[in-house]
Context: one part of a larger RNA
RNA sequence: GCCUACGAGUUACUUCUCACUAGCAAGGUUAAGCAUGAAAACGUGCGUAGCCGAAGCGAAAGCGAGUCUGAAUAGGGCGUUAAGUUAGUGGGAGUAGACGCGAAACUUUGUGAUCUACCCAUGACCAGGUUGAAGCUCCGUUAACACGGAGUGGAGGACCGAACCAGUUGAUGUUGAAAAAUCUUUGGAUGAGUUGUGGGUAGGGGUGAAAGGCUAAUCAAACUGAGAGAUAGCUCGUACUCCCCGAAAUGUUUUUAGGAACAGCCUUGGGGUUGAGUGUCAUAGAGGUAGAGCUACUGAUAGGAUGCGGGGGCUUCAUCGCCUACCAACUCCUGACAAACUCCGAAUGCUAUGACAUAUACCCAGGAGUGAGGCGUUGGGUGCUAAGGUCCAGCGCCGAGAGGGAAAGAACCCAGACUAUCAGCUAAGGUCCCCAAAUAUAUGCUAAGUUGAUCUAACGAGGUGCGAUUGCAUUGACAGCUAGGAUGUUGGCUUGGAAGCAGCCAUUCAUUUAAAGAGUGCGUAACAGCUCACUAGUCGAGCGAUUGUGCAUGGAUGAUAAUCGGGCAUAAAGCAUAUUACCGAAGCUAUAGAUUGUUGCCAUAAGGUAACACUGGUAGGGGAGCAUUCCAGUUGCGUAGAAGAUGUGUGGUAAUGCAUGUUGGAGCGGCUGGAAAAGCAAAUGUAGGC
Numbered sequence: 001g002c003c004u005a006c007g008a009g010u011u012a013c014u015u016c017u018c019a020c021u022a023g024c025a026a027g028g029u030u031a032a033g034c035a036u037g038a039a040a041a042c043g044u045g046c047g048u049a050g051c052c053g054a055a056g057c058g059a060a061a062g063c064g065a066g067u068c069u070g071a072a073u074a075g076g077g078c079g080u081u082a083a084g085u086u087a088g089u090g091g092g093a094g095u096a097g098a099c100g101c102g103a104a105a106c107u108u109u110g111u112g113a114u115c116u117a118c119c120c121a122u123g124a125c126c127a128g129g130u131u132g133a134a135g136c137u138c139c140g141u142u143a144a145c146a147c148g149g150a151g152u153g154g155a156g157g158a159c160c161g162a163a164c165c166a167g168u169u170g171a172u173g174u175u176g177a178a179a180a181a182u183c184u185u186u187g188g189a190u191g192a193g194u195u196g197u198g199g200g201u202a203g204g205g206g207u208g209a210a211a212g213g214c215u216a217a218u219c220a221a222a223c224u225g226a227g228a229g230a231u232a233g234c235u236c237g238u239a240c241u242c243c244c245c246g247a248a249a250u251g252u253u254u255u256u257a258g259g260a261a262c263a264g265c266c267u268u269g270g271g272g273u274u275g276a277g278u279g280u281c282a283u284a285g286a287g288g289u290a291g292a293g294c295u296a297c298u299g300a301u302a303g304g305a306u307g308c309g310g311g312g313g314c315u316u317c318a319u320c321g322c323c324u325a326c327c328a329a330c331u332c333c334u335g336a337c338a339a340a341c342u343c344c345g346a347a348u349g350c351u352a353u354g355a356c357a358u359a360u361a362c363c364c365a366g367g368a369g370u371g372a373g374g375c376g377u378u379g380g381g382u383g384c385u386a387a388g389g390u391c392c393a394g395c396g397c398c399g400a401g402a403g404g405g406a407a408a409g410a411a412c413c414c415a416g417a418c419u420a421u422c423a424g425c426u427a428a429g430g431u432c433c434c435c436a437a438a439u440a441u442a443u444g445c446u447a448a449g450u451u452g453a454u455c456u457a458a459c460g461a462g463g464u465g466c467g468a469u470u471g472c473a474u475u476g477a478c479a480g481c482u483a484g485g486a487u488g489u490u491g492g493c494u495u496g497g498a499a500g501c502a503g504c505c506a507u508u509c510a511u512u513u514a515a516a517g518a519g520u521g522c523g524u525a526a527c528a529g530c531u532c533a534c535u536a537g538u539c540g541a542g543c544g545a546u547u548g549u550g551c552a553u554g555g556a557u558g559a560u561a562a563u564c565g566g567g568c569a570u571a572a573a574g575c576a577u578a579u580u581a582c583c584g585a586a587g588c589u590a591u592a593g594a595u596u597g598u599u600g601c602c603a604u605a606a607g608g609u610a611a612c613a614c615u616g617g618u619a620g621g622g623g624a625g626c627a628u629u630c631c632a633g634u635u636g637c638g639u640a641g642a643a644g645a646u647g648u649g650u651g652g653u654a655a656u657g658c659a660u661g662u663u664g665g666a667g668c669g670g671c672u673g674g675a676a677a678a679g680c681a682a683a684u685g686u687a688g689g690c
Base pairs, nucleotide, nucleotide: 001690002689003688004687005686006685011096012095013094015093016092017091018090019089020088021087022086023085024084027052028051029050033046034045035044036043037042056063057062066078067077068076069075099237100236102234106227107226108225110223111222117201118200119199120198121197122196123195124194125193126191128160129159130158131156135152136151137150138149139148140147164188165187166186170183171182172181203219205215206214207213240625241624242623243622244621245620250263251262252261253260254259264370265369266367267366268365269364270363271362277358278357279356280355281354282353283352284351285350291344292342293341298338299337302334303333304332305331309327310326311324312323313322314321373398374397375396376395377394378393379392380391381390382389403414404413405412418593419592420591421590423589424588425587429583430582431581432567433566434565438580440579441578442577443576444575445574451569452568459554460553463551464550465549466548467547468546469545470544471543472542480538481537482536483535484534486511487510488509491505492504493503517532521530522529594615596613597612598611599610600609601608602607626679628676629675630674631673632672633671634670635669636668637667644663645662646661647660648659649658650657651656
């Protein structure tokens, strides 16, 4: 992991509540018990103890369709104006383990020191080698000690190193050979050494050369039984089918925030209205948002005009006075801002009335679930006008929604799936191939594979198309080529020099000219030289400037050659505009059928029939059924083959039913009711098998 079996809303109550069914009814009902029957269960009769109801109000005395409060005959509170009760079944609640499994823990009775920690008693063990303390002897030496030398001696938590004990490094092993090992390497190895046997210390206790270590593979409080089915606002699981409806993720409060109470939203039953609700139109309203505005307030505010007042300067003994590249009130002109500004002011929404359309409002009662929401878009707060951020409001969708499109995809676009069909039309989106349908039509654009369904800026650029304005041009433009481009003069000043061209000055002047600057740029130390402006000739038709706009271009940077979904595509299969045809969904239609509801008709018990509408669905509410085991009644089958097993065929919308072959070898069905140990895919479910 698979298969088989088992596996979770049960049962009780002198309990409460609601619905349905039945009996009786202003009443209803017996309990224990007794008697009786074919007497076990049970039935029948008796039994009125008790309970509920028929009257309430008040703390009570008490009064009573009223009563309490109160001075009150007022007002107000609770009542009066609706029938209950007994039993059965079902929904829910309460108390019990109360749908099942699951803690960590707590208390208490005991069991453990055969592992391990420490201690006690009594035993055992430590190859071999090395070093050579004290002491002692002898010699030397000393006045004597001291001291020196040689020998002897054999000390040490001494040295090297087996056994033994330990466990440093690395590798292997990691469903191991092993729930801690093996190999290599390493530490101690006469000591605080190692070890045998027997004994002691016990759970908030022991023991600990101390690591919260060890205390039987268990330790920040062992193990075992019991309280005990502890408790679990938590996690997981919770078993057959079909049909109808169908949520919420919000508000208030909460030792409350992943829980709950009440409300909201769902469902079922009942009631019920002059159409309550909803929509459209019309009319009448309240309001201060969007916008707008501000010499209409409050505040903020740029430039200018005027310049109260102030600063500074001059002047004076002091005042007065004068001046100003300063600051600047009020006022005026121009411009312009505000969630907590408003002289103004919509649209929508809201309220009311009327008309029209339409069963959905509302009330009572039973049962819930939800109270983590999410995304898109619009209006906002917060944040960085950041976030797949966060907090509100309106709408939509997902949640609980399948289908088509967007390559793929909760929410985007289209569209709401009752069933069947090898029928048709469309939506979004598409029509070269993958891939259903145009290699469609018309006119342009793009050359960048731009693009072809994710995204790009400031800024740059004789890319190119289409406009607008304007200048020059056959009296010859623009570009090219040929020629000229001079003189006073090297203008004056400055300077070492300054001659068109370092710099300064200016009546940058005048002359000759077709034209030529007291000079546009190179260049020289300064000159020289080259060139430009300007002019003529040649040539022969358009040439410039500014600006708007379409497409394209650089800016442009990521890890496969690595992507338009791909192939690929260039008068497109790209972009733009227009047009026609086609494809395209569970949408719509067609044909056949089913469910549910309403209405009509027939029957009236279910039902039948016609029309119209309906039939996505999680949590959840409601309805109708299938199957299993047993019981009662009734009716059947079976050795001429029951149940079970395994095939085949067939009926039913489904759960499932029926027939039959083989196997099997003795019991088993149908119908009407009843009762449940009554249905498994999940619970890291339990047991067994593989």